[in-house]
The RNA shown here (Glycine riboswitch aptamer) has 89 nucleotides. Its mean pLDDT, the model's own confidence on a scale to 100, is 76. Rfam family: Glycine riboswitch aptamer. Rfam describes the family as follows. This family represents the bacterial glycine riboswitch.
RNA sequence: AUGCAGCUCUGGAGAAACUCUUUAUGAGUACCGAAGGUGCAAGGCGCUCAGGCGCUGAAUCUCUCAGGUAAAAGGACAGAGAAAACAAA
Numbered sequence: 001a002u003g004c005a006g007c008u009c010u011g012g013a014g015a016a017a018c019u020c021u022u023u024a025u026g027a028g029u030a031c032c033g034a035a036g037g038u039g040c041a042a043g044g045c046g047c048u049c050a051g052g053c054g055c056u057g058a059a060u061c062u063c064u065c066a067g068g069u070a071a072a073a074g075g076a077c078a079g080a081g082a083a084a085a086c087a088a089a
Stems, first nucleotide, its partner, number of pairs: 002087002007081005016029001018028003021024001030069003036065001037063001039061001043056005
């Protein structure tokens, strides 16, 4: 001097402040995708004469399990900052 994650600051979307009741860590209906999680296209690998099969395989795509549907909190992601530890060299 460099780097992932973390830390601090800033920005940060969607969807009922729904209904019921015994007001609760409750039930019901509708809805949202940007914590987390599920699924897979090309490609790669293996098997097969071949057709094909199996494994692997990304996302802000997909599903909606979880989570969420006023504010607050949370929030993928983006930008900025500092020094110590760690890693690589």